[in-house]
Context: one part of a larger RNA
C1' cells in the first nucleotide's frame, strides 16, 4: 500500500444457555430449547478393508481450530450355526493329459477324458417366536419344530412318469401385511363443562383343516344360445345340475394356562404390496443346463470354512477424515399429488458437509 480487499457465492447458512467433568472447555457428557435429512444424512447386505468393534488408561504426534474427546496411542476383551451362507450341481467358459494330423511345433472351427467355473442376483435337504452381553447371536440359553444319512422293523415296486425348469408386455380372479374409515376396550396429553388429539389393543416356524379357477367324468339334449376385463365356446355336445382332481407366505385350529405387554389384550369395512390361480397379445428374438429330489415308525447321527465392525460428505477406491466413483435389497408411514415430483412431517438418524 491499509484500518485498504475481504470476513456472502455447497439449497445441509445450525446453534443457544444451563449443568457436569478437568489444570485447562464454543468443540467431551448430561439436560432444556432451537434447527435439518425423511426414494435418505433412516434400516439390512455384497464387494472392498482387516480389528477400525467394545472396555479401561491416556494426549508428544495424527484431527485443517480447541480437546478431557476420537476411526489416533497402549492395554485387555470380543466373532459359537445339521436348518443363515461356503461346501454340491451345472451355465458362458478356463485349465490338464492321451490320441489323430504334419518333416515338426507354443500349430488345428480335429477326437476322446479328466478336472475347475455362480457367497451379491442360477439350481438347491431342513429354524421359528422370545429372551441374553460392553461387544455374538435364525449360531448362546427357553420353549416349540424340521430335514440328511445310516441301523432296525413295516409298507411299497405304479415310474419308459413326474418335479426341479424358465421370454417380454398386458388383463381379470384370489389374497395377507401395510394404510385408511367406523365401533369397543386400555392408557397418556389438553381441557377440568360439553368434548376434542394422541398412542396401543400382539402372538412365529411347524402340522392339520378349508379353500378358487382351470382340467376331468356322468348326467342333460341347446339349431340360436351360453359367456367374458378382454379374446370366445358349441350336436366331435352349449347351458343347467351333480361327482374326481385341485392354490396361496391365504382361511380356521392346535402351537399358546409358549411368550410379550403397565394395561386392554375385541369386532367390522374398504383400497390392496408379497404370495397363489387364469386369461389374451408380440416375436426374422420362441425365451439354460445338471445335480438333485417324489414312503411309515423308533433309535442314532450331523464334520469342515465364513460370522466382530464400516459398508461411505470420515473404516473401500482416488496419496488426504478428498464437494469425485462405488452393486443389491426395504419403494405400502402420513399430509399432498398421476407419481419413488416438489413442499411439510412421523419412525429413526444427525447438529462433524467440524
Nucleotide at each position: 500500500c491499509a484500518g485498504u480487499a475481504g470476513c456472502a457465492g455447497c439449497g445441509g447458512u445450525a446453534g443457544u444457555c444451563g449443568g457436569g467433568u478437568a489444570a485447562g472447555a464454543a468443540u467431551c457428557c448430561c439436560g432444556a430449547c432451537g434447527g435439518c435429512c425423511a426414494a435418505a444424512c433412516g434400516g439390512a447386505c455384497a464387494a472392498g478393508g482387516g480389528u477400525u468393534c467394545c472396555u479401561c488408561g491416556g494426549c508428544a504426534a495424527u484431527g485443517u481450530u480447541c480437546g478431557u474427546c476420537a476411526a489416533c496411542c497402549g492395554a485387555g476383551g470380543g466373532u459359537u450355526a445339521g436348518c443363515c451362507g461356503g461346501u454340491c450341481c451345472u451355465u458362458a467358459g478356463u485349465c490338464c493329459c492321451a490320441c489323430c494330423g504334419c518333416a515338426a511345433u507354443u500349430c488345428g472351427a480335429g477326437u476322446g477324458g479328466g478336472a475347475c467355473g455362480a457367497a451379491c442376483c442360477g439350481g438347491g435337504a431342513a429354524a421359528c417366536u422370545g429372551g441374553u452381553u460392553a461387544a455374538u447371536a435364525u449360531u448362546c440359553c427357553a420353549g416349540u419344530g424340521c430335514c440328511u444319512g445310516c441301523g432296525u422293523g413295516c409298507a411299497a415296486u405304479c415310474a419308459u412318469g413326474c418335479c426341479g425348469a424358465c421370454g417380454c408386455u398386458u388383463u381379470g380372479g384370489g389374497g395377507u401385511c401395510g394404510a385408511u374409515c367406523g365401533a369397543g376396550c386400555c392408557g397418556g396429553g389438553c381441557a377440568c363443562u360439553c368434548g376434542c388429539c394422541c398412542g396401543g389393543u400382539c402372538g412365529a416356524a411347524u402340522c392339520a383343516u378349508c379353500g378358487a379357477a382351470a382340467c376331468u367324468c356322468g348326467u342333460g339334449g341347446a339349431a340360436g344360445c351360453c359367456g367374458u376385463a378382454a379374446u370366445g365356446g358349441c350336436a366331435c355336445g352349449a347351458a343347467g345340475c351333480g361327482g374326481g382332481c385341485g392354490a396361496a407366505c391365504g382361511u380356521u385350529g392346535a402351537g399358546a394356562u409358549a411368550g410379550g405387554g403397565a394395561a386392554a389384550c375385541u369386532c367390522g369395512a374398504u383400497c390392496c404390496a408379497a404370495c397363489c390361480c387364469a386369461g389374451a397379445g408380440c416375436c426374422c428374438g420362441u425365451g439354460a443346463a445338471a445335480a438333485g429330489g417324489c414312503g411309515c415308525a423308533c433309535g442314532c447321527u450331523g464334520a469342515c470354512c465364513g460370522u466382530a465392525c464400516c459398508c461411505a460428505g470420515a473404516u473401500c477406491c482416488g496419496a488426504c477424515a478428498c464437494a469425485g466413483g462405488u452393486g443389491u435389497c426395504c419403494g405400502u408411514g402420513g399430509c399432498g399429488g398421476c407419481g419413488a415430483a416438489a413442499g411439510c412431517c412421523a419412525a429413526g438418524g444427525c447438529c462433524u458437509g467440524u

Large-subunit ribosomal RNA, domain III from Halococcus sp. IIIV-5B, 354 nucleotides, folded computationally. Taxonomically the source falls in Halococcus (Archaea, Methanobacteriota, Halobacteria, Halobacteriales). The prediction has a mean pLDDT of 82. RNAcentral holds the full RNA, with entries from ENA and SILVA.